Predicted 3D model of a 516-nucleotide part of an RNA (small-subunit ribosomal RNA, 5' domain) from Arcanobacterium pluranimalium.
The RNAcentral record of the full RNA draws on ENA and SILVA.
The organism belongs to Arcanobacterium, within Bacteria.
The prediction has a mean pLDDT of 82.
[in-house]
Context: one part of a larger RNA
RNA sequence: GACGAACGCUGGCGGCGUGCUUAACACAUGCAAGUCGAACGAUGAAGCUUCUCGCUUGCGGGGGGUGGAUUAGUGGCGAACGGGUGAGUAAUACGUGAGUAACCUGCCCCUGUCUUUGGGAUAAGCCUUGGAAACGGGGUCUAAUACUGGAUAUUCUGCUGUUCUCGCAUGGGGAUGGUUGGAAAGAUUUUUUGGAUGGGGAUGGGCUCACGGCCUAUCAGCUUGUUGGUGGGGUGAUGGCCUACCAAGGCUUCGACGGGUAGCCGGCCUGAGAGGGUGACCGGCCACAUUGGGACUGAGAUACGGCCCAGACUCCUACGGGAGGCAGCAGUGGGGAAUAUUGCACAAUGGACGCAAGUCUGAUGCAGCGACGCCGCGUGGGGGAUGAAGGCUUUCGGGUUGUAAACUCCUUUUAGCACUGAACAAGGCUUUUUUGGGUUGAGGGUAGGUGUUGAAUAAGCGCCGGCUAACUACGUGCCAGCAGCCGCGGUAAUACGUAGGGCGCGAGCGUUGUCC
Numbered sequence: 001g002a003c004g005a006a007c008g009c010u011g012g013c014g015g016c017g018u019g020c021u022u023a024a025c026a027c028a029u030g031c032a033a034g035u036c037g038a039a040c041g042a043u044g045a046a047g048c049u050u051c052u053c054g055c056u057u058g059c060g061g062g063g064g065g066u067g068g069a070u071u072a073g074u075g076g077c078g079a080a081c082g083g084g085u086g087a088g089u090a091a092u093a094c095g096u097g098a099g100u101a102a103c104c105u106g107c108c109c110c111u112g113u114c115u116u117u118g119g120g121a122u123a124a125g126c127c128u129u130g131g132a133a134a135c136g137g138g139g140u141c142u143a144a145u146a147c148u149g150g151a152u153a154u155u156c157u158g159c160u161g162u163u164c165u166c167g168c169a170u171g172g173g174g175a176u177g178g179u180u181g182g183a184a185a186g187a188u189u190u191u192u193u194g195g196a197u198g199g200g201g202a203u204g205g206g207c208u209c210a211c212g213g214c215c216u217a218u219c220a221g222c223u224u225g226u227u228g229g230u231g232g233g234g235u236g237a238u239g240g241c242c243u244a245c246c247a248a249g250g251c252u253u254c255g256a257c258g259g260g261u262a263g264c265c266g267g268c269c270u271g272a273g274a275g276g277g278u279g280a281c282c283g284g285c286c287a288c289a290u291u292g293g294g295a296c297u298g299a300g301a302u303a304c305g306g307c308c309c310a311g312a313c314u315c316c317u318a319c320g321g322g323a324g325g326c327a328g329c330a331g332u333g334g335g336g337a338a339u340a341u342u343g344c345a346c347a348a349u350g351g352a353c354g355c356a357a358g359u360c361u362g363a364u365g366c367a368g369c370g371a372c373g374c375c376g377c378g379u380g381g382g383g384g385a386u387g388a389a390g391g392c393u394u395u396c397g398g399g400u401u402g403u404a405a406a407c408u409c410c411u412u413u414u415a416g417c418a419c420u421g422a423a424c425a426a427g428g429c430u431u432u433u434u435u436g437g438g439u440u441g442a443g444g445g446u447a448g449g450u451g452u453u454g455a456a457u458a459a460g461c462g463c464c465g466g467c468u469a470a471c472u473a474c475g476u477g478c479c480a481g482c483a484g485c486c487g488c489g490g491u492a493a494u495a496c497g498u499a500g501g502g503c504g505c506g507a508g509c510g511u512u513g514u515c516c
Base pairs, nucleotide, nucleotide: 001515002514003513005512006511007510008509009508012377013376014375015374016373017372018370019369020335025333026332027331029330030329031328034077035076036075039074040073042071047066048065049064050063051062052061053060054059084288085287086286094212095211096210097209098208099207100206103205104204108201109200110199111198112197113196114195115194116150117149118148119147125140126139127138128137129136130135156181158179159178160177161176162175163174164173165172166171186193187192214260215259216258221251222250223249226248227247228246229245230244231243232242233241263285264284265283266282267278268277269276270275290311291310292309293308294307313324314323315322316321341367343366344365345364349363350361351360352359353358380410381409382408383407390401391400392399393398415453416452417451418450419449420448424443427440428439429438430437431436460505461504462503463502464501465486466485467484471500472499473498474497475496481488482487
């Protein structure tokens, strides 16, 4: 000097930040991922209209038509993002720089071509039935942008021929033939939008290589899929990634192997720098989601709020069987020196879905709590000597507290009260005449502004032997105590305790811990 700090004393206000560093311990409760009726069948409310019944003109019931609110289900997209944590990991990680002629990429953008013809089911519904529940079973009916057969199709895919061109090896790119295989879906009143198949782009990822960054030799040898080859398998893709056979290799004192510790980086702290320490907040990457294992779906999965199995734990049970996973946001218990509200809103920014309106969003924006940090402001200003009283001290003359107070003249930041009162709103929606009007703000009647009251509402903490700025008196008497080091205290203690005075910093001041 610094801190995600803690503790002690003290504490007026505001702005901006920041807040479980310990038990990756266990979790009550609520919320954190939905959306689309312009994909589909179904459901069909209010209202309007008509007929009819009851009937006290009002009103009520029933039927038909219109109307379309609403949504359980099928289907699509999303749920792989966003949010959390740092357990594991010393290298399948990270950083920097390359390679991919060994690869993938939904939505988005540009561009070419196409969008043809059939079929059978099934959920919901209805009937029935099992179970305490969770959840099911059977029968029957129906739709689709759900599923599926056929047709057609390229510069698509596989195989194969000719040829041009390029490269760092394997090889890449293009032209032209033959042959094989492969597609589609509709919706909307209009406008529009969707579907299929090629090429290119963008974005995001996969894989490979080089170099770099901890401690330990009281760890010296390690290795059998091990190192390489051939054939095969597997993958989007290279590869012992896997497998059969063959060879006997590969790494290592430039530290292999083992052990310990640890997420990595941009950065942050310190320092003139070199360096040392560190990885909270914010940003990038990685890993993990009660513990261990596994695959499915999908463009994409370590799938936190998906599935299956096993373990531990917790809960429900009619004992037959079931349910659960806060290292999401709040919150609880526990641990601890120690770390916050079971708040408001989608108004803004961003995200998912939707043509849109809009819905959802504990992301986010705000508010609450904490002097935890940084910064700013205030606790008054001018005058005022009888140098008042009181306190302390004294050589008893005085000195000091001290212009300090009183007193006087002002001011009103802040605080209180009253009135007023934003920006953040771009866009969307709506509307009779549209360069117009209206509406949409959680924060918030907040910030700010004006007025008013009255010095009124606001100072402490540590130290005073030397280092180190600041001294006297009394008490105590090697006691009680102090102390960072040196050291003080045994009867004149500037070092202990108290008082007066002083010094330092100031809404803080000290102490402790850690780093430079």